[in-house]
RNA sequence: AGUCAGCUGGAUAAUCGCUGGUUUGAUUCUUGCAAGAGAUUUCAAACUGGAGGAAAGUCCGGGCUCCACAGGACAGAGUGCCAGAUAACGUCUGGGGGGCGCGAGCCCACGGCCAGUGCAACAGAGAGUAGACCGCCAGCUUCGGCUGGUAAGGGUGAAAGGGUGCGGUAAGAGCGCACCGCGCUUCUGGUAACAGAAGUGGCAUGGUAAACCCCACUCGGAGCAAGACCAAAUAGGAAAACCAUGGCGUGGUCCGCGCCGUUUUCGGGUUGGUUGCUUGAGGCUGGAAGGUGACUUCCAGCCCAGAUGAAUGAUUAUCCACGACAGAACCCGGCUUACAGGCUGACU
RNA sequence: GCCGGAGUAGCUCAGCUGGUAGAGCAGCUGAUUUGUAAUCAGCUGGUCGGGGGUUCGAUUCCCUUCUCCGGCU
Repeated sequence: AGUCAGCUGGAUAAUCGCUGGUUUGAUUCUUGCAAGAGAUUUCAAACUGGAGGAAAGUCCGGGCUCCACAGGACAGAGUGCCAGAUAACGUCUGGGGGGCGCGAGCCCACGGCCAGUGCAACAGAGAGUAGACCGCCAGCUUCGGCUGGUAAGGGUGAAAGGGUGCGGUAAGAGCGCACCGCGCUUCUGGUAACAGAAGUGGCAUGGUAAACCCCACUCGGAGCAAGACCAAAUAGGAAAACCAUGGCGUGGUCCGCGCCGUUUUCGGGUUGGUUGCUUGAGGCUGGAAGGUGACUUCCAGCCCAGAUGAAUGAUUAUCCACGACAGAACCCGGCUUACAGGCUGACU
Repeated sequence: GCCGGAGUAGCUCAGCUGGUAGAGCAGCUGAUUUGUAAUCAGCUGGUCGGGGGUUCGAUUCCCUUCUCCGGCU
């Protein structure tokens, strides 16, 4: 000067507040003759817990809940080298291939356009069944050119139908040969991706699949404002229409499955409370074992926010490097994005 | 909190099987009129919200991010 991995995210003390839990006391309600028991409202005191590495974006995956613990077909969506990890994934680990860097290291949507179809503006003679503008060569010529051959050279373009060299030829050309590239076949190594070797083809196979599409694999839909319970209500009523090849059940559609008479108008009522709510594929700390690793298994200890107008703040004092991005709302695993400064380790 | 949709000229909107971005209103200039409006002719004006990728080439396809709008009991 860089590369990678990890940690931290002002500190301490006092006072006053906010909020969850436990205990105690008072209070309220129910029951009981009473003693007491139960429930729970409010208040007080004590003890104790109180945002993050991203709580964010809601981009993926799962748990949970309801619809049939989601079945069949079609459509649709997603992923895309190989093997593994995992509850699962588009995440992670290891390996292969390609690219960048002197290097530590970093990056890659990395299946298939020899199944089919499409697209390529402008320029250019020609844009995929190739092609003759200039040039080169041959013939003819009225000397202006015309006809034919030719993809070596020039020009156009993002891209011009293998590359280099030698032979060959009128000039040329995989036309022939050598090497390289590419395709195919076989063998060897590897679980595989793939790599290497031998033979062969004579270029047939240019680009684009984050174009349609093909192949392989995965996916039912909705979301805690899901859902469940309690209270009230749906009571009960009036009118009209349709009536089982019908209606509803939030399914993309059909089948299937479950429930049932349905729809409209008039009139009437409820739009409160509790729960889901945090003990979970959990996390953290320490130790042991297996594995290259992601990770898995076992042992011991701890529990670390759960609100529902929604808490985590304010003041004072001291100190320093003067403090960034930003705040839970069902939970978890990832990804992505934002982030002042400081610290540690390994490596070039 | 959860789920959807949209960003293109000053304003309202087109444009999407990728090929130099357009319309109406507004603005400016000229004509017409004694003058204005209306009308006619012409002109100006765009980082297609920002960044990155795929492609020869992106408003369009993909990823990420920002802003705005709507629905739910």

Two RNAs folded together computationally: RNase P RNA and transfer RNA, 421 nucleotides in total.
It holds a member of the Rfam family "Bacterial RNase P class A". Rfam describes the family as follows. Ribonuclease P (RNase P) is a ubiquitous endoribonuclease, found in archaea, bacteria and eukarya as well as chloroplasts and mitochondria.